[in-house]
RNA sequence: GCCGGUGUAGCUCAGCUGGCAGAGCACCUGACUUGUAAUCAGGGGGUCGCGGGUUCAAUUCCCGCCGCCGGCU
Numbered sequence: 001g002c003c004g005g006u007g008u009a010g011c012u013c014a015g016c017u018g019g020c021a022g023a024g025c026a027c028c029u030g031a032c033u034u035g036u037a038a039u040c041a042g043g044g045g046g047u048c049g050c051g052g053g054u055u056c057a058a059u060u061c062c063c064g065c066c067g068c069c070g071g072c073u
Stems, first nucleotide, its partner, number of pairs: 001072007010025004019056001027043005049065005
């Protein structure tokens, strides 16, 4: 340099063909317990990597850039 994959909550990841952003774990509060853990109930947390384009509407489609992983040279 070329090709492919990938980027969404603190972590691991869903979100098939555009239409209200989610799960598990973690975290916070409460219940339970002598106390902790476990369990149960409730809660907070997101510029969906960045910029632009298409569209009434973009996490989703298109273009460029950046990070990470793999392959080729």